[in-house]
RNA sequence: GCGUGGGUAGUUCAGUGGCAGAAUUCUUGGCUUCCAACCAAGCGACCCGGGUUCAAAUCCCGGCCUGCGCA
Numbered sequence: 001g002c003g004u005g006g007g008u009a010g011u012u013c014a015g016u017g018g019c020a021g022a023a024u025u026c027u028u029g030g031c032u033u034c035c036a037a038c039c040a041a042g043c044g045a046c047c048c049g050g051g052u053u054c055a056a057a058u059c060c061c062g063g064c065c066u067g068c069g070c071a
Base pairs, nucleotide, nucleotide: 001070002069003068004067005066006065007064010024011023012022013021018054026042027041028040029039030038047063048062049061050060051059
């Protein structure tokens, strides 16, 4: 340089055009003599720019970062 996969809560991952979800972490409460475990609640995210569309995390183009392959 070319090809190809990926980028979504702090972390690991779902989400095939219409409300952004889970687990875990964290916070608060419950339980316990205390801690852990367990139970309940809460906080927290779509890589950037443009296009298509009534509507984009999702489709298209460009960029950035990253994995793999080729050179």
Annotation:
Transfer RNA from a Candidatus Portnoyibacteriota bacterium, 71 nucleotides, folded computationally. It matches the Rfam family "tRNA". The family's RNA type in Rfam is transfer RNA. Its mean pLDDT, the model's own confidence on a scale to 100, is 85. The RNAcentral record of the sequence draws on ENA.